A computed fold for a 75-nucleotide RNA from Acetobacter thailandicus, annotated as transfer RNA. Its Rfam family is "tRNA". By type it is a transfer RNA.

RNA sequence: GCCCUUAUAGCUCAGUGGUAGAGCAACCGCCUUGUAAGCGGUAGGUCGUGGGUUCAAAUCCUACUGAGGGCACCA
Numbered sequence: 001g002c003c004c005u006u007a008u009a010g011c012u013c014a015g016u017g018g019u020a021g022a023g024c025a026a027c028c029g030c031c032u033u034g035u036a037a038g039c040g041g042u043a044g045g046u047c048g049u050g051g052g053u054u055c056a057a058a059u060c061c062u063a064c065u066g067a068g069g070g071c072a073c074c075a
Stems, first nucleotide, its partner, number of pairs: 001071007010024004018055001026042005048064005
């Protein structure tokens, strides 16, 4: 330098055009003599950034940025 994958809640991930979700963590409560476990509830998101297509974009296209991988170069 070229190509591929990837970026969604604090963490790990699902969701591949039509109301953004789960588990864990956090907080509140129930239960317990108490703690853990268990149960119920609450809060938590510019879906990496800009642009485009569309009635409608996390989802499709494009550029860029970060991360991972492959190839090439390495006189």